This is a predicted structure of a 73-nucleotide RNA (transfer RNA) from a Bacteroidales bacterium. The coordinates come from a structure-prediction model, not an experiment, and the mean pLDDT is 83. The sequence was found in a public genome assembly. It matches the Rfam family "tRNA". By type it is a transfer RNA.

[in-house]
RNA sequence: UGCGGGGUGACGCAGUGGUCAGCGUGGGAGUUUCAUAAGCUCCAAGUCGUGGGUUCGAAUCCCACCCCCGCAA
Numbered sequence: 001u002g003c004g005g006g007g008u009g010a011c012g013c014a015g016u017g018g019u020c021a022g023c024g025u026g027g028g029a030g031u032u033u034c035a036u037a038a039g040c041u042c043c044a045a046g047u048c049g050u051g052g053g054u055u056c057g058a059a060u061c062c063c064a065c066c067c068c069c070g071c072a073a
Stems, first nucleotide, its partner, number of pairs: 001072007010025004018056001027043005049065005
């Protein structure tokens, strides 16, 4: 420098144009137990990397940039 993959709650991931952005772990409360763990129920936590564009509508499509990983030179 070029090509490819990725960036989504604290962490690991899903989500290929429309419904409220979900799942697991973790955190908080409750329930259960003599107690703890496990189980069950509920709750909080996301400006979807940044900026622009397309569209009635964008996490999703397009452009530029930033960061991480890999390949090639």